[in-house]
Parts: sequence; C1' cells; structure tokens
RNA sequence: GGGCGCGUAGCUCAGCGGUAGAGCACGGUUCUUAUAAAGCCGUGGUCGCAGGUUCGAAUCCUGCCGCGCCCA
Repeated sequence: GGGCGCGUAGCUCAGCGGUAGAGCACGGUUCUUAUAAAGCCGUGGUCGCAGGUUCGAAUCCUGCCGCGCCCA
C1' cells in the first nucleotide's frame, strides 16, 4: 500500500428500512436475625465520525477514524 471483517448500554452481544433490546453489572424493594441466593421494579444509548439516498437510516451508499485477520 491492497483485500476482508468488526465498531450498538459499564461488559458480552442481538437487531438487517418504520421512534433501540436481552443477559450480566448497577440502584431500589420483598424475603432473612443478617449476608448471599431468588422474585419484582428501575436507571443507563449523539447506534465510531461526517456526508448522501429515502416520507423515514443502527440498518442501504461514499469518505474518514479505530481494532482484528490475510496479501504484498
């Protein structure tokens, strides 16, 4: 330098055009003498950045950034 893949909650990931979710973690609460476990409720997101397409973009297109793998 070229090719491919990935980037979404604190972490691991889903979502594949129609206003973003799960598990774990965190907070509250029930239970317990107390803790843990378990149940219930809740907080938490400029969807890497910037443009474009579209009535509508996390999703499609382009460029850039970061990470990984391969080739030179």
Molecule: transfer RNA
Organism: Candidatus Dojkabacteria bacterium